[in-house]
Molecule: transfer RNA
Organism: archaeon ADurb.Bin336
């Protein structure tokens, strides 16, 4: 340098035929307990990597950049 895949919650990941986002764990508040843990009840806590384009509407489609992984080449 070329090709392919990936980037969504604190972490690991769903959501990919375009219609304003979810699970598990973790975390926060409450109950219980002498206290902690466990248990029970409640709460998503997010600029869907960034910029631009298409569209009435984009996490989703297109382009570029950035970051990560794999393969090839010099």
């Nucleotide at each position: 340098g070329g090709g392919c895949c990936c980037g969504u919650a604190g972490c690991u990941c769903a959501g990919u035929c375009g219609g304003u986002a979810g699970a598990g764990c973790a975390c926060c508040g409450g109950c219980c307990u002498u206290u902690u843990a466990a248990g029970c009840c409640g709460g998503g806590u997010g600029u869907c990597u960034a910029g631009g384009g298409u569209u009435c509407g984009a996490u989703u489609c297109c382009c570029u950049a950035c970051g990560g992984g794999c393969c090839c080449g010099c």